[in-house]
C1' cells in the first nucleotide's frame, strides 16, 4: 500500500410528507421534516422504470411516439474522508 468484515471520531447528504415555485405532465428547485445512505458525490454511456404538451394515427374513445424526466432501479465511466481491531 489494496482488498474484504465488523468498530470508533469529525463531518455530509436526506426518503415520505408539508409550504412555496417552476412545469402540459413526469419531475425539479427553496424551506421545513429524517426513511435511510461509505459514495444517497458526479455522469443519462448500456439497461430499465416514469411521463406525452407537440406530432403522428382514428369517424371517435383511445393509441404509438421523447425532443422531457428519474443516478435513492441494476452496471459501466470519473472524483472522493476516516483508518483502529
Nucleotide at each position: 500500500u489494496a482488498c474484504a468484515u465488523u468498530a470508533a471520531u469529525u463531518g455530509g447528504c436526506a426518503a415520505a410528507c408539508u409550504u412555496a415555485u417552476c412545469g402540459a405532465a413526469a419531475g425539479g428547485u427553496a424551506a421545513g421534516g429524517a426513511c435511510g445512505c461509505a459514495a444517497a458525490g458526479c455522469u443519462a454511456u448500456g439497461g430499465g422504470u416514469c411521463u406525452a404538451a407537440a406530432g403522428a394515427a382514428u369517424a371517435a374513445a383511445u393509441u404509438c411516439u421523447a425532443u422531457g424526466a428519474c443516478u435513492g432501479c441494476c452496471a459501466g465511466g470519473c472524483u472522493g474522508c476516516u483508518a483502529a481491531a